[in-house]
Molecule: c-di-AMP riboswitch aptamer (ydaO/yuaA leader)
Organism: soil metagenome
Formats: sequence, C1' cells, structure tokens
RNA sequence: CGCCUAAUCCUUGGCUCAUGCCGAGGAGCGGGGGACCCAGGUUCCCGGGGCUAACCACGAAGCUUUUCGUGGGGCGCAGGCUCCUUCAGCGCUAGCCCGACAGCUAACCCCGCCGGCCGACGAAGGAGGA
Repeated sequence: CGCCUAAUCCUUGGCUCAUGCCGAGGAGCGGGGGACCCAGGUUCCCGGGGCUAACCACGAAGCUUUUCGUGGGGCGCAGGCUCCUUCAGCGCUAGCCCGACAGCUAACCCCGCCGGCCGACGAAGGAGGA
C1' cells in the first nucleotide's frame, strides 16, 4: 500500500512540562427494544432469545460432554479504480452476550464504532468512474 469487520470522519473541553490521559458533541455506518394489522387456538415442558458468514442433514467414534468425516448451505480473498455476475483456485464456517424475557412493528427509546491480518498473485462478461 492493501485486506477482514458496522467499527470511519469531523468539531471541541479539562488535566499534564511533554508523550499522553479523561470527557462532550455532530455526521456516517451498524445493532437491539417497541403498537394497530398480521402471525389459527388451548395445554404441557425439553426453557427461550440476541450479535455474527459461522447453519442444516447423514454417518462414525465417544457415551454429561465432545471429536471426526461426507454432502448441502453461508462467508471472505487475489484477478491491483469501484461494483455486479459466472467458472476455476485458496481459505473460514470460531466465539460472545441476555437471564425466565422480547414475533412483526409506525411513533418513540437504548446501544456500538472494537479487534485482527501480510496471505494471495486465474479466466470471462457487464455497468460506472477517472
């Protein structure tokens, strides 16, 4: 330089000799809660729900748990201005949170802007921009 991610940009106050530290506000991006209407009703329990691409089915091992394999689904990368589609290639499919509770949901309310990489070096079509 470039990449994943919502996770970027701008203004400003206080403290400090300074490096920096602690706040405030705006724009933008992202997430949650929250009516009528709609979702068919009742009972029970094995609770239920959210962020995220991070899910499903089958099989094997293992027998609280969990691990592996196959297939399907989802996600990312290079192709070097950006975006979309197809084929091929490479990789990921973790984790965390709420705490008995939330469908959708206008008004309204609340919250986040962290963290992690240096791997890869194909082809075709289209749109835009410079």